[in-house]
């Protein structure tokens, strides 16, 4: 980095540094000097893969990742159905996550 496969309405913060952005991208909408985003420290959530118990389908955070505002926030594309430029539902796309392979 590309390729695939599985998830993606659940579930989990507080602290020390530092000082203006941030939520991937479009448009909305929110979070933030009552301190973002980042980074560290402690803690927690979480069975994806490895491990171990007990048997075919569980359990355990012991490893190696992940994750702790909002459904991946909501949305972009197409259908369709309703109503009248908004509403809802489905399917696609992108994107994050693990596993396997290039």
């Nucleotide at each position: 980095u590309u390729c695939u496969u599985a998830u993606c309405u659940a579930g989990a913060g507080a602290g020390a540094u530092g000082g203006a952005g941030g939520g991937a991208c479009u448009g909305g909408c929110c979070c933030u000097u009552u301190g973002a985003u980042a980074u560290c420290u402690c803690a927690g959530c979480a069975a994806c893969a490895g491990a171990u118990c007990a048997c075919u389908u569980g359990a355990u955070a012991c490893u190696g990742u992940g994750c702790u505002a909002a459904u991946u926030c909501c949305u972009a594309c197409a259908a369709g159905c309703a109503a009248u430029u908004u509403g809802c539902u489905u399917g696609g796309a992108a994107g994050a996550u693990a596993g396997g392979g290039a």

A computed fold for a 102-nucleotide RNA from Shimazuella alba, annotated as SAM riboswitch aptamer (S box leader). Of the family's consensus pairs, 97% are formed in the model. The sequence was found by an Rfam model in a public genome assembly. Rfam family: SAM riboswitch aptamer (S box leader). Its family is annotated with regulation of gene expression in the Gene Ontology. The source organism's lineage runs through Bacteria, Bacillota, Bacilli, Thermoactinomycetaceae and Shimazuella.